Description
A computed fold for a 524-nucleotide part of an RNA from an uncultured prokaryote, annotated as small-subunit ribosomal RNA, 5' domain.
[in-house]
Context: one part of a larger RNA
RNA sequence: GAACGAACGCUGGCGGCGUGGAUAAGACAUGCAAGUCGAGCGAGAUUCGGAUAGCAAUAUUUGAAAUUUUAGCGGCGAAAGGGUGCGUAACACGUGGGUAUUUGCCGUAAAGUUGGGAAUAACUUGCCGAAAGGUAAGCUAAUACCGAAUGUGAUAGCAUUUUUAAAGUUGGGGACCGCAAGGCCUGACGCUUUUUGAUAAGCCCGCGUCCUAUCAGCUUGUUGGUGAGGUAAAAGCUCACCAAGGCUAAGACGGGUAGCUGGUCUGAGAGGACGAUCAGCCACACUGGAACUGAGACACGGUCCAGACACCUACGGGUGGCAGCAGUCGAGAAUCUUUCACAAUGGGGGAAACCCUGAUGCAGCGACGCCGCGUGGGGGAUGAAUGGCUUCGGUCCGUAAACCCCUGUCAUUUGUUAACAAACCUCUUAAAUUAAUAGCUUAAGAGCUGAUGUAGCAGAAGAGGAAGGGACGGCUAACUCCGUGCCAGCAGCCGCGGUAAUACGGAGGUCCCAAGCGUUGUUC
Numbered sequence: 001g002a003a004c005g006a007a008c009g010c011u012g013g014c015g016g017c018g019u020g021g022a023u024a025a026g027a028c029a030u031g032c033a034a035g036u037c038g039a040g041c042g043a044g045a046u047u048c049g050g051a052u053a054g055c056a057a058u059a060u061u062u063g064a065a066a067u068u069u070u071a072g073c074g075g076c077g078a079a080a081g082g083g084u085g086c087g088u089a090a091c092a093c094g095u096g097g098g099u100a101u102u103u104g105c106c107g108u109a110a111a112g113u114u115g116g117g118a119a120u121a122a123c124u125u126g127c128c129g130a131a132a133g134g135u136a137a138g139c140u141a142a143u144a145c146c147g148a149a150u151g152u153g154a155u156a157g158c159a160u161u162u163u164u165a166a167a168g169u170u171g172g173g174g175a176c177c178g179c180a181a182g183g184c185c186u187g188a189c190g191c192u193u194u195u196u197g198a199u200a201a202g203c204c205c206g207c208g209u210c211c212u213a214u215c216a217g218c219u220u221g222u223u224g225g226u227g228a229g230g231u232a233a234a235a236g237c238u239c240a241c242c243a244a245g246g247c248u249a250a251g252a253c254g255g256g257u258a259g260c261u262g263g264u265c266u267g268a269g270a271g272g273a274c275g276a277u278c279a280g281c282c283a284c285a286c287u288g289g290a291a292c293u294g295a296g297a298c299a300c301g302g303u304c305c306a307g308a309c310a311c312c313u314a315c316g317g318g319u320g321g322c323a324g325c326a327g328u329c330g331a332g333a334a335u336c337u338u339u340c341a342c343a344a345u346g347g348g349g350g351a352a353a354c355c356c357u358g359a360u361g362c363a364g365c366g367a368c369g370c371c372g373c374g375u376g377g378g379g380g381a382u383g384a385a386u387g388g389c390u391u392c393g394g395u396c397c398g399u400a401a402a403c404c405c406c407u408g409u410c411a412u413u414u415g416u417u418a419a420c421a422a423a424c425c426u427c428u429u430a431a432a433u434u435a436a437u438a439g440c441u442u443a444a445g446a447g448c449u450g451a452u453g454u455a456g457c458a459g460a461a462g463a464g465g466a467a468g469g470g471a472c473g474g475c476u477a478a479c480u481c482c483g484u485g486c487c488a489g490c491a492g493c494c495g496c497g498g499u500a501a502u503a504c505g506g507a508g509g510u511c512c513c514a515a516g517c518g519u520u521g522u523u524c
Base pairs, nucleotide, nucleotide: 001524002523003522004521006520007519008518009517010516013373014372015371016370017369018368019366020365026329027328028327030326031325032324035076036075037074040073041072043069044068045067046066047065048063049062050061051060052059053058083284084283085282092209093208094207095206096205097204098203099202101201102200106197107196109194110193111192112191113190114148116146117145123138124137125136126135127134128133153164154163156161168189169188170187171186172185173184176183177182210256211255212254217247218246219245222244223243224242225241226240227239228238229237259281260280261279262278263274264273265272266271286307287306288305289304290303309320310319311318312317337363340361341360345359346357347356348355349354376406377405378404379403387396388395389394410465412460413459414458415457416456425447426446427445428444429443430442431441433439468513469512470511471510472509473494474493475492479508480507481506482505483504489496490495
């Protein structure tokens, strides 16, 4: 000199863009952060309609009608997104290769989607319990579950051969069949088996990646083989047997510290230090362990076991996990609102409408940082007054002020007013499909739908509302007076202060920077 996720002191007008728990991976009140589908399913409730009785109110009954569901079965999602950096010196990360593998949803290609069965939740009735909840009997449905059939294919095998699937829902409709339901035809969404791709992931290897020798030897599933098991998959991954190997001064083993990287800061560079925000990867989710489900987890807002802590209790027993967003306490020099919205971008579910989304987009707070703007401009000498200094003549503050004439940025106030939206969706028309003018799909046109009245623009008033901090002995730009008297104090280094202190304290003046200026800490 530059830098900072900074803090502290004094001061503080506006805006834009960023940024804000670095310490206790300490403990957490409260609210929200993962739901959705009725076009998979039964049921209840409500509304509406029909029928019967009645003058009516109403009552009873019924519906393959509609809406909804705080519930339930079922599907998909919940493994993403979001947080943190404890652990980890390691194939964790970076980079470059490899393959013995898997991959829901999505794209591609092929084949199929036949015919049956037994349950169960919800519900009803009973019992136990303070609660959390549990239990028995009975009833019922499905795209839930289970056999059978078929096998394009896939699997096993040298081969004859073997094993192995499925589920329906919904829009529309002329002829034909049927007493009717419907069959049937057609479109859409599914379902099953496989092919190939994309995406995502697993595993293996070369090289690189902090300090320490006041750590010198380490290792027995250890190193390799055979066989078996195991996994989606190679492998001591695991086991039995056999051999006795393997690593190490190019630092093994041990100890300490640490998430890694793209990058950031500094520097002419080489380097050095760091790894906040943003992005990629990894690890973790009160502590330790374990598996289940699933395409994917050994799972932050799932399960089980153990532990610590906290809460409820009828003392028998239960419940919880903010390193999600806000917020509280604590410790600390120190770090924000218990805001608004799903309008945009994206994600989950759904045919869609739509619902959910503390992701995200906005807003709020903090001079925490960077950038921009303002706090006025011109004229104005009797060089006014106060104040300071003085050799008492004067001189400095100083065109500075007053005074005169202007301007109107910002703030204030009045009015006006964008962009960020194209889609989905509804209607109409056309094309294509089709037996069809229906329906679905595609295209065109019209309509519907936007949080913050914000940015911007125009007007009004009035210099009105807006300057401080540090320094002035040398380094280092800037000097005098008064007070003090080795005292009080200053100080980055040298050093000032013991009666004329440009170095302490105050004043006037000056210098530097400026909505900041200084101090402290850390890095180069």
Background
Its mean pLDDT, the model's own confidence on a scale to 100, is 83.